[in-house]
């Protein structure tokens, strides 16, 4: 330098103009001013907390997640380290970097395994191999009792090889054997004790068992944990008009007459309705609120292998309604195409809050930065 792999970050830069949103201010007003105005994912709404109300005395059932160990955390299915498994790369090898993993229990029960297959659970024998032993034929031998050799493959013995299957009751390899087989022995795997290191999951290492005890828990199921419900349209506060509810009040009006007494006439005079004013009280329309200062952001310090956590200083940055948050112009950057070249000319991803915060997962033009690890170069 090349390539790959792993991690992290940025996600066009700066001035103008115009323009939308909010909050202050200033103006009688149209307006002016000024300050501030999306993200690493605001997205999926999949988890996990905070807040707010509502419900519970404690315990249990059940239901629902979660599942190697240890730490982190408000808390998590998230991280971080470790440990087993399984995997690609580099190496001769020991090993090294990495990426995956629902990764707890199958001597507690029940339960399944389609199709091939001879057998699929304490199994079987189709093809094969054996046929020592027993039987049969045959030859030879006979002291007639049987002896011996060949064949047969009936009786049987086997499970080594083929075969069938996801899966066939350990593996390699020698002994042994009629042919085999943990039958026997070695190393591997299993289990099962002890011993040692480790907090621990697990690892080492030593006896011993000759293999029993297969798979499957993303099938019920056991064990261990966690877990009340609802969501800011949560919840608190003010509070029309109309209609319905509950309460309380309403007998007077007219002639005469300047006006009061006063006199006539009508109406009403038991209750409840109804009607008319008030007045309380819920609810709806709407308004305020919750509302952004937070497990918060940058920075130095120290602990820690790391997530992280302390302690110090420093910053304040949308709070809205379903609606703002953008556009042109210059100069530069970065890509792409054309061109010998100056230069033209097009493009700058994915996307877009709405009670908040941890997090996963998704979706992203381009480019930066750091570590590993192979090759080449060159000192």
């Nucleotide at each position: 330098g090349u390539c790959g792999c792993c991690g992290g970050c940025c996600g066009g830069a700066c001035g103008g103009u115009c323009g939308c949103g909010a909050g202050c201010g200033c103006g009688c007003a149209g307006g002016c001013g000024u300050u501030c105005g999306a993200g690493g994912a605001a997205a999926g709404u999949c988890c996990g907390g905070g807040c707010u109300c509502c419900g519970g005395a404690g315990g249990g059932c059940g239901c629902g997640c979660u599942g190697c160990c240890a730490g982190g955390u408000a808390a998590c299915g998230c991280c971080u380290g470790g440990g087993c498994g399984g995997u690609g790369c580099c190496g001769c090898a020991a090993g090294g970097c990495g990426c995956c993993g629902a990764c707890g229990g199958a001597c507690a029960g029940u339960g399944c395994a389609a199709c091939a297959g001879a057998g699929a659970g304490c199994a079987g024998a189709c093809c094969g191999c054996c046929g020592a032993u027993g039987g049969c034929u045959c030859c030879g031998g006979u002291u007639c009792g049987c002896c011996g050799g060949a064949g047969c493959a009936c009786a049987g013995g086997c499970a080594a090889g083929g075969g069938u299957g996801a899966a066939a009751g350990g593996g390699u390899g020698g002994g042994g054997u009629a042919a085999g087989a943990g039958c026997c022995c070695a190393c591997c795997g299993c289990g099962c004790g002890g011993c040692c290191g480790g907090c621990a999951a697990c690892g080492g290492u030593c006896g011993u068992g000759g293999c029993a005890c297969g798979g499957c828990a993303a099938a019920c199921c056991c064990c261990a944990g966690c877990g009340g419900g609802a969501g800011c349209a949560a919840g608190g506060c003010c509070a029309a008009a109309u209609a319905g509810g509950c309460a309380g009040c309403g007998a007077g009006g007219g002639a005469c007459g300047g006006c009061c007494c006063g006199u006539c006439c009508c109406g009403a005079u038991c209750a409840a309705g109804a009607c008319g004013c008030u007045g309380c009280g819920g609810g709806u329309c709407g308004g305020c609120u919750g509302c952004u200062c937070g497990a918060g952001g940058g920075c130095g310090c120290g602990g820690g292998u790391g997530a992280c956590c302390g302690c110090g200083c420093u910053c304040c940055u949308a709070g809205a309604g379903g609606a703002a948050u953008g556009a042109c112009c210059g100069u530069c950057c970065g890509a792409g195409u054309g061109g010998c070249a100056a230069c033209a000319c097009u493009c700058g991803a994915c996307a877009g809050a709405a009670c908040c915060c941890g997090g996963c997962u998704u979706a992203c033009a381009g480019g930066c930065c750091g570590g590993c690890g192979c090759c080449a170069u060159c000192c």